[in-house]
RNA sequence: CAUCGAGAGAGGCUGAGGGACCGGCCCUAUGACGCCUCGGCAACCUGCCCGAGACCGGAGCAAGGUGCCAAACCCGGCGAGCCGCAAGGCUCGAAGGAUG
Numbered sequence: 001c002a003u004c005g006a007g008a009g010a011g012g013c014u015g016a017g018g019g020a021c022c023g024g025c026c027c028u029a030u031g032a033c034g035c036c037u038c039g040g041c042a043a044c045c046u047g048c049c050c051g052a053g054a055c056c057g058g059a060g061c062a063a064g065g066u067g068c069c070a071a072a073c074c075c076g077g078c079g080a081g082c083c084g085c086a087a088g089g090c091u092c093g094a095a096g097g098a099u100g
Base pairs, nucleotide, nucleotide: 001100002099003098004097009038010037011036012035013034017027018026019025021077022076023075024074039069040068041067044065045064046063047061048060049058050057051056073096078093079092080091081090082089083088
């Protein structure tokens, strides 16, 4: 700096926690989290391809490097605007985080 409401699971080992924190709400002995194997998704980088070459661009490919494969980054937390008598709700943004 860019993206984060799309997409993609089987087997083996292990054995009680996990979803960062807090609140909620979920997942989990019908086996969580983690590790391994295989498979897949995606298209950020490399590569290939197309645009006559370069720059640059691309809605194409998916070989290589990452990443990912419960729930929107699971939802909220801070701020602004709007709605509401209120409780609260909606939208946008920020912060934090993840990936490149």